[in-house]
RNA sequence: GAAGCCGGCUGGACAACCGCUGUGGCGUUUCGCCAGGGAGGAAAGUCCGGGCUCCACAGGGCAGGGUGCCAGGUAACGCCUGGGAGGUGUGAGCCUACGGAAAGUGCCGCAGAAAACAUACCGCCGAUGGCCCCGUUCUCGUAACGGGUGUACAGGUAAGGGUGAAAAGGUGCGGUAAGAGCGCACCGCGCCGCUGGUAACAGCGGUGGCAGGGUAAACCCCACCCGGAGCAAGACCAAAUAGGGGAACAUUGGCGUGGCCCGCGUCGUUCCCGGGUAGGUCGCUAGAGGCGCACGGUGACGUGCGACCCAGAUGAAUGGUUGUCCUCGACAGAACCCGGCUUACAGGCCGGCUUCAUUU
Numbered sequence: 001g002a003a004g005c006c007g008g009c010u011g012g013a014c015a016a017c018c019g020c021u022g023u024g025g026c027g028u029u030u031c032g033c034c035a036g037g038g039a040g041g042a043a044a045g046u047c048c049g050g051g052c053u054c055c056a057c058a059g060g061g062c063a064g065g066g067u068g069c070c071a072g073g074u075a076a077c078g079c080c081u082g083g084g085a086g087g088u089g090u091g092a093g094c095c096u097a098c099g100g101a102a103a104g105u106g107c108c109g110c111a112g113a114a115a116a117c118a119u120a121c122c123g124c125c126g127a128u129g130g131c132c133c134c135g136u137u138c139u140c141g142u143a144a145c146g147g148g149u150g151u152a153c154a155g156g157u158a159a160g161g162g163u164g165a166a167a168a169g170g171u172g173c174g175g176u177a178a179g180a181g182c183g184c185a186c187c188g189c190g191c192c193g194c195u196g197g198u199a200a201c202a203g204c205g206g207u208g209g210c211a212g213g214g215u216a217a218a219c220c221c222c223a224c225c226c227g228g229a230g231c232a233a234g235a236c237c238a239a240a241u242a243g244g245g246g247a248a249c250a251u252u253g254g255c256g257u258g259g260c261c262c263g264c265g266u267c268g269u270u271c272c273c274g275g276g277u278a279g280g281u282c283g284c285u286a287g288a289g290g291c292g293c294a295c296g297g298u299g300a301c302g303u304g305c306g307a308c309c310c311a312g313a314u315g316a317a318u319g320g321u322u323g324u325c326c327u328c329g330a331c332a333g334a335a336c337c338c339g340g341c342u343u344a345c346a347g348g349c350c351g352g353c354u355u356c357a358u359u360u
Base pairs, nucleotide, nucleotide: 001356002355003354004353005352006351007350008349009348010347012325013324014323015322016321017320018319020038021037023035024034025033026032027031040331044342045341047340048339049338050337051336052230053229054228055227064226065225066224067223068222069083070082071081072080073079084098085096086095087094088093099221100220104219105218106215107214108213121161122160123157124156125155128154129153130151131150132148133147134146135145136144137143138141169187170186171185172184173183174182188210189208190207191206192205193204194203195202196201234282235281236280237279244273245272246271247270248269249268253267254266255265256264257263289308291306292305293304294303295302296301326329
């Protein structure tokens, strides 16, 4: 210098004027004045986890859902940190649903002999048995024995070829008729032991010629976790109108109870009580809060001390105009709160590291 990797920060600046909306104070009564506050790193998607509220609930099980290497952090998590294993990149680094396929079931298109109780298309062999040819012998035959650089009928084989994403360990040597863990060495795998590590796991030694493909984001098995609904949760105050309950008064009343009496119901006035609608108040923002320092820890994080208050609306505010400047400004806007994840994002800044080239 070039090309990259990882982490963090920022997200136009300043000023004037006019607005909008909470808080505090003052004046005054519903309006003013003054002071001070007023979107984000994602406020988003609503995908996980919790707080809070109401409902349900003895305990256990079934069903259903979720998580899935190990250890730690946390209020909790599917998040984070550290570690292991596997994959990938020259490297800094990056990625991983990473328990179980010797419990059972299912599935594996096309191709291929065969996709799983293994099998045999081409090929190789044909030692052995058969057939054919030759020779020798004799009891002269459909015999016996021997030989064949004959055959490929029985059969042997799984090295090699071919198919496939995948074909019953790999390489080499020996061995054989040809072959084969058939034998051996190394690698791989299973089992056992020792050592290191909290553990996942790693290393070493011994042992067995060697288990029988893949698939569990297929059913399933194993371990652990999970009650439901959500701030339109929920709590309080409370008109008008129309219902409900009670008391007193009045009528010796009207109507109904088939005609009459009692009784009962209903109709009147006043007062009280309760539910509940409109409306209002709370929930509502001081919190698993951010900041600084110290200490513990590799780290996530924890503990202590100090000082701080930083939106809280409910037709729902956070805006507009102008001026100056610059590198001319992205994605996007709270609605109960918090911890994460994911997604969107013009441009700019800082730190650490890697590879290559060059110079000294």
A computed fold for a 360-nucleotide RNA from Thiogranum sp., annotated as Bacterial RNase P class A.
The coordinates come from a structure-prediction model, not an experiment, and the mean pLDDT is 78.
The RNAcentral record of the sequence draws on ENA.
It matches the Rfam family "Bacterial RNase P class A". By type it is a ribozyme. Rfam describes the family as follows. Ribonuclease P (RNase P) is a ubiquitous endoribonuclease, found in archaea, bacteria and eukarya as well as chloroplasts and mitochondria. Its Rfam clan is "RNaseP clan".
Taxonomically the source falls in Thiogranum (Bacteria, Pseudomonadota, Chromatiales, Ectothiorhodospiraceae).
The gene name in the source record is rnpB.